[in-house]
Context: one part of a larger RNA
RNA sequence: GGCACACGGUGGAUGUCUUGGCGUCGAGAGGCGAUGAAAGACGUGGGAACCUGCGAAAAGCCACGGGGAGUUGGUAACCGAGCUGUGAUCCGUGGAUGUCUGAAUGGGGCAACCCACCCGCAAGGGUACUUCACUCUGAAUGCAUAGGGGUGAAGAGCGAACGUGGAGAACUGAAACAUCUCAGUACCCACAGGAAAGGAAAGCAACAGCGACUCCGUAAGUAGCGGCGAGCGAAAGCGGAUCAGCCAGCGGAAGGAUGAACCGGAUGGAAUGCCGGGCCGGAGAAGGUGAAAGCCCUGUAACCGGACGCUGGUCAGCCUUCAAGUAGAAUCGGACUCGUGAAACCCGGUUUGAAGAUGGGGGGUCCACCCUCCAAGGCUAAGUACUCCUCGACGACCGAUAGUGAACCAGUAAGGCGACUGAACGAUGAAAAGCACCCCGAUGAGGGGAAUGAAAGAGCACCUGAAACCGUGUGCUU
Numbered sequence: 001g002g003c004a005c006a007c008g009g010u011g012g013a014u015g016u017c018u019u020g021g022c023g024u025c026g027a028g029a030g031g032c033g034a035u036g037a038a039a040g041a042c043g044u045g046g047g048a049a050c051c052u053g054c055g056a057a058a059a060g061c062c063a064c065g066g067g068g069a070g071u072u073g074g075u076a077a078c079c080g081a082g083c084u085g086u087g088a089u090c091c092g093u094g095g096a097u098g099u100c101u102g103a104a105u106g107g108g109g110c111a112a113c114c115c116a117c118c119c120g121c122a123a124g125g126g127u128a129c130u131u132c133a134c135u136c137u138g139a140a141u142g143c144a145u146a147g148g149g150g151u152g153a154a155g156a157g158c159g160a161a162c163g164u165g166g167a168g169a170a171c172u173g174a175a176a177c178a179u180c181u182c183a184g185u186a187c188c189c190a191c192a193g194g195a196a197a198g199g200a201a202a203g204c205a206a207c208a209g210c211g212a213c214u215c216c217g218u219a220a221g222u223a224g225c226g227g228c229g230a231g232c233g234a235a236a237g238c239g240g241a242u243c244a245g246c247c248a249g250c251g252g253a254a255g256g257a258u259g260a261a262c263c264g265g266a267u268g269g270a271a272u273g274c275c276g277g278g279c280c281g282g283a284g285a286a287g288g289u290g291a292a293a294g295c296c297c298u299g300u301a302a303c304c305g306g307a308c309g310c311u312g313g314u315c316a317g318c319c320u321u322c323a324a325g326u327a328g329a330a331u332c333g334g335a336c337u338c339g340u341g342a343a344a345c346c347c348g349g350u351u352u353g354a355a356g357a358u359g360g361g362g363g364g365u366c367c368a369c370c371c372u373c374c375a376a377g378g379c380u381a382a383g384u385a386c387u388c389c390u391c392g393a394c395g396a397c398c399g400a401u402a403g404u405g406a407a408c409c410a411g412u413a414a415g416g417c418g419a420c421u422g423a424a425c426g427a428u429g430a431a432a433a434g435c436a437c438c439c440c441g442a443u444g445a446g447g448g449g450a451a452u453g454a455a456a457g458a459g460c461a462c463c464u465g466a467a468a469c470c471g472u473g474u475g476c477u478u
Base pairs, nucleotide, nucleotide: 001477002476003475004474005473006472007471008470009469015463016427017426020398021397022395023394024393025392026391027390028389029387030386031158032157039101040100041099042055043054044053046079047078049075050074051073061095062094063093064092065091066090070083071082072081106115107114108113116127117126118125119124129155130154131153132152133151134150135149136148137147162193163191164190165189166188173180177227203210204209214241215240216239217238218237224232225231245314246313247312248311249310250309251308255304256303258302262277263276264275265274278295279294280284286298287297288296317379318378319377320323328352329351330350331349332348333347334346338364359374360373361372362371363370414421415420434462437449438448439447440446
């Protein structure tokens, strides 16, 4: 030095667990804001770093209701001082206070800062802009108007997705690329609602008829469009969802109180496990309790309650002043499956420009016949889309390199000029009973006794404690 065995150290895999996530279903809510929001800054406790709460009335103040013995939020104890059956802490509802920034709104500003004016004895209040209404004034310029002043109301900003409208790419695909595609997508803007939009035929259809709109299935990858390439891609019809109010019957959410029934023995640190004998059950869901509990605790079933829903009956769009620079045409664009085509229908810019129900539009150039409807005014639930958020239930979902980025003070620490990027860290024990006292040691670190505990080889670097890696001892071997 190697190998083997034994015993350790280091390390944190594995097992078990779950405070946290993920998803689905059901219900609710679908907004907040000049009565100052969302988001923050700074404060605020007897001692107070952070979190939470709150705002100079500052872990709080007032009222009412509930509740009923402790209590002064958490990490997190300790000391101090209090409150409380004259009902505290706590819970619910309403009210008061609510610094400074922020739409931020008296002016300014490098957010949380600086500087004003007016009224008022003071406390305090007011002073932005825009629109609308009313009103007082009032030029050039006579009446007026513009302009100016005042009062009142409204708006402004934020918010996850869903919605409507405006504006609108490129990479890409076409195996290159220009029409085309990606795609009216992404991004941007405006605006709204709990939904939005659409909507009661100048519609479809085809000689038979249907009867607003929306959504789903199908029709159908069909008819079509297309450097007829890549690709794009309907509609009618049919089948469904839904279709407000009133009456009757039925079901029954949130919320609420009450809420049955067990003892003994041995083992053990501890009984819920075992043994023995019982009991309840409209309750044997679940969680907790020193191991595994229907009967120990919280609960659970049942009960009260009555939102809302279901079924049946009846009834079904509505309101007008009835629409002219409109319909149509020309031209140029857009949008439809339709890329200009024979290109209708629909929408828009420019130029034009009717008829008046004996009328007019449409039925895919156009004409006739026939059929169908009545534009140029408006409103309209439900069925449909979504989930920042609240509550409940559930899961052949995860179980700490998983599951959210985040189980832990996480959008933190850290990185970046910045836009932005972005972690890691869970488990002593039933209970801190968290090692009094002694010894070695540097008045250490660490260790040895002792004590606690079932266990300390559970000692805060704490459950289990794998491997790599590092040692000590013994044996064999070189």
This is a predicted structure of a 478-nucleotide part of an RNA (large-subunit ribosomal RNA, domain I) from a Phycisphaerae bacterium. RNAcentral holds the full RNA, with entries from ENA. Model confidence (mean pLDDT): 85 of 100. Taxonomically the source falls in Phycisphaerae (Bacteria, Pseudomonadati, Planctomycetota).